The prediction has a mean pLDDT of 82. This is a predicted structure of a 703-nucleotide part of an RNA (large-subunit ribosomal RNA, domain II) from a Candidatus Berkelbacteria bacterium. Lineage of the source: Bacteria > Bacteria candidate phyla > Candidatus Berkelbacteria.
Context: one part of a larger RNA
RNA sequence: GUCAGUGAGUGGUCCGUUGUUGCAAGUCUAACCACGUUAAGCGUGGGGAGGCGCAGGGAAACCGAGUCUUAAUAAGGCGAACAUAGCAUCUGCGGACCGACCCGAAACCAGGUGAUCUAACCAUGAACAGGGUGAACUUCGUCGAAAGACGUGAGGGAGGCCCGCACCCGUUGUCGGUGAAACGACAUGGGAUGAUUUGUGGUUAGUGGUAAUAUGCCAAUCGAACCUGGAGAUAGCUGGUUCUCCCCGAAAUAUAUUUAGGUAUAGCCUUUUGUUUUUAAGCUGUGGGGUAGAGCGACUAGAUUGUUUUGGGAGCUUUUAGCGACCGAAAUAAACUAAACUCCGAAUACGCAGCGUACAACAAGGGAGUCAGUCCUGCCGGGAUAAGCUGGUGUGGACAAAAGGGAAACAGCCCAAAUUCUCAUCUAAGGUUCCUAAGUGAUUAUUAAGUGGAAAAGGCCGUUUGUUUUCUAAUACAGCAGGGAGGUUGGCUUAGAAGCAGCUACCCUUCAAAGAGUGCGUAACAGCUCACCUGAAUAGUCUCGCUUUGCGAGGCGGAAAACAGGCGCCUAAAAUGAACAGAGCUAAAUAAUCCACCGAAGAUAGAACAUUACGAUUUAUCGUAUUGGGUAGGGGAGCGUUCUGAAUACAAAGAAGCAGAAGUGUAAGCGACUGUGGAGUUAUCAGAAGUGAGAAUGCUGAC
Numbered sequence: 001g002u003c004a005g006u007g008a009g010u011g012g013u014c015c016g017u018u019g020u021u022g023c024a025a026g027u028c029u030a031a032c033c034a035c036g037u038u039a040a041g042c043g044u045g046g047g048g049a050g051g052c053g054c055a056g057g058g059a060a061a062c063c064g065a066g067u068c069u070u071a072a073u074a075a076g077g078c079g080a081a082c083a084u085a086g087c088a089u090c091u092g093c094g095g096a097c098c099g100a101c102c103c104g105a106a107a108c109c110a111g112g113u114g115a116u117c118u119a120a121c122c123a124u125g126a127a128c129a130g131g132g133u134g135a136a137c138u139u140c141g142u143c144g145a146a147a148g149a150c151g152u153g154a155g156g157g158a159g160g161c162c163c164g165c166a167c168c169c170g171u172u173g174u175c176g177g178u179g180a181a182a183c184g185a186c187a188u189g190g191g192a193u194g195a196u197u198u199g200u201g202g203u204u205a206g207u208g209g210u211a212a213u214a215u216g217c218c219a220a221u222c223g224a225a226c227c228u229g230g231a232g233a234u235a236g237c238u239g240g241u242u243c244u245c246c247c248c249g250a251a252a253u254a255u256a257u258u259u260a261g262g263u264a265u266a267g268c269c270u271u272u273u274g275u276u277u278u279u280a281a282g283c284u285g286u287g288g289g290g291u292a293g294a295g296c297g298a299c300u301a302g303a304u305u306g307u308u309u310u311g312g313g314a315g316c317u318u319u320u321a322g323c324g325a326c327c328g329a330a331a332u333a334a335a336c337u338a339a340a341c342u343c344c345g346a347a348u349a350c351g352c353a354g355c356g357u358a359c360a361a362c363a364a365g366g367g368a369g370u371c372a373g374u375c376c377u378g379c380c381g382g383g384a385u386a387a388g389c390u391g392g393u394g395u396g397g398a399c400a401a402a403a404g405g406g407a408a409a410c411a412g413c414c415c416a417a418a419u420u421c422u423c424a425u426c427u428a429a430g431g432u433u434c435c436u437a438a439g440u441g442a443u444u445a446u447u448a449a450g451u452g453g454a455a456a457a458g459g460c461c462g463u464u465u466g467u468u469u470u471c472u473a474a475u476a477c478a479g480c481a482g483g484g485a486g487g488u489u490g491g492c493u494u495a496g497a498a499g500c501a502g503c504u505a506c507c508c509u510u511c512a513a514a515g516a517g518u519g520c521g522u523a524a525c526a527g528c529u530c531a532c533c534u535g536a537a538u539a540g541u542c543u544c545g546c547u548u549u550g551c552g553a554g555g556c557g558g559a560a561a562a563c564a565g566g567c568g569c570c571u572a573a574a575a576u577g578a579a580c581a582g583a584g585c586u587a588a589a590u591a592a593u594c595c596a597c598c599g600a601a602g603a604u605a606g607a608a609c610a611u612u613a614c615g616a617u618u619u620a621u622c623g624u625a626u627u628g629g630g631u632a633g634g635g636g637a638g639c640g641u642u643c644u645g646a647a648u649a650c651a652a653a654g655a656a657g658c659a660g661a662a663g664u665g666u667a668a669g670c671g672a673c674u675g676u677g678g679a680g681u682u683a684u685c686a687g688a689a690g691u692g693a694g695a696a697u698g699c700u701g702a703c
């Protein structure tokens, strides 16, 4: 791990409530007794002690349809009356106390068992190869008067001394790590005459001992040993909790809580009975408000600029006085800001009244679950007008507890609510080249970027559409040819300054036109160029009016400038290749219009089942309408197992069990028949439960 077996709301007493049955202003006996019969026990008869009910009020005495408070007849409280129903048995559900659905602690307490491991101590024994060093002390020699000094003299043999076996320990590394071993092996290492090591016997015991203290050790167990018991300790915690179908169907909120992952009450669900229009949405009417907005010479605050007046004022000067940066105050002008500002002030919302037959509402009972919510959306607070962030709010939605279609895939987005069946039809969202069901559909434009098929400020002489203004045969725009002058080198400045370093002024003349000069340039001039003018040359027609060789207006055409719209381009750098799902597409992209079609468990059609309501009768059926997604949870109806009673049947011509199986029921299931098996089984109606297994790191066994 698999398989088989086993494995969890039970029992007692009491209380509430539903239903059943009996009796009823009553109802029921308890202990106990007698008889009958039994294995326990049960049946019948007695037993009225007592309980509940028939009256309440008061603390009570007590009074009584009243009573209590009180001085009270006032007033009020609780009752009576309106409208008397209870008691007992059994049953379903729920509660209280008990282990109380099952398994699960770490712990606490009591009484015992342990020092054959290990810690310390006591008694009595034992062990320590070899080598080195060479203390005290004694003595000898030399020198010395002596004290004493010296000696690579001798003897001596100390030491928690040195090196190093046995022995004890366990430093480092590797191996081992379902080991050879529940702590080891190998190599390396520390101590090795000492606070050494060790044998045997003994002492100390758990609220304790022992401990050169490591919370170490006390029999592979130690921040308090082990065994048995209290004991089914307790567990607001985790896990598990076994057959079927039908109807309804939540919550993740408020308040309180040594409360926050628990609980209580309310809210929301279910079920029973009752009231019978009382009700939701909506409409009409009527109220209060201080939000959005707005406003502020209407308050409270904030904040900007100018002017005027005024106070102070560093400092300056020409000091009996004047100027003055800057710092305030007031007035005034302008334009502002506010969740904790308001002279104002909506829409909604809310309250009340009337109408309002709906998926109603309300009342009284029984049973719950829920108190971790999540995302999207409108409006707000926090945050950074960040978060798949966090907190509110909505008579918003979805998921939760909702399957189906779309969004490639994708709880919360879009469409849409699955009783069952159909190789029928129509649609929604979304789609119709292929993948892939359905248009290579129609018309008109745009885009050239694979834009479409990710992104900003900013930029674009990409392209397209529109608007406005001006010029145009007195010849426009661009290009070409020519001119572009004089006073004058204006004045100042300057080494110089002549249109063109800078300052200042910016006039006059000749002209078709030409700036006291647009740029380049020179040391300064010169030179080139521009503005401006002329020439040649290019693009024309139509309509109307008039004062008709023509003039004026307008349209189309030509030219220039500006503005606006559409689509596009740049901006655009990341880690496997990855920004249409892919193939691929110039439409199969975008904008707009139109017609078809596809497309869901939606709708329709047909058939079947069930719920609820109503009606009908052949009273267990029919008809009509309606409803039938579902977690927690409530309600209802059933299937099956074991045993018992009544009872019907079967069985050696083969019971139960096991293996298969036609068939049958909406399901749990039932089941002819066949084989095996070898002795009991059972329809039906009742009763009683050790009554249903896939999960609990469940338990036992097998493999």
Base pairs, nucleotide, nucleotide: 001703002702003701004700005699006698011098012097013096014095015094016093017092019090021088022087023086026052027051028050032046033045034044035043036042037041056063057062066078067077068076069075101240102239104237108230109229110228111227112226113225119204120203121202122201123200124199125198126197127196128194130163131162132161133159137155138154139153140151141150142149143148167191168190169189172187173186174185175184206222208218209217210216215224243638244637245636246635247634248633253266254265255264256263257262267370268369269367270366271365272364273363274362275361277358278360282355283354284353285352286351287350293344294342295341300338301337302336304334305333306332307331308330309329310328311327312326315323316322317321373399374398375397376396377394378393379392380391381390382389404415405414406413419608420607421606422605424604425603426602430598431597432596433583434582439595441594442593443592444591445590446589452585458570459569460568462567463566464565465564466563467562468561469560470559471558472557480535481534482533483532485509486508487507490504491503492502515530519528520527540556541555542554543553544552545551546550609628610627612625613624614623615622616621617620639692641689642688643687644686645685646684649681650680657676658675659674660673663670664669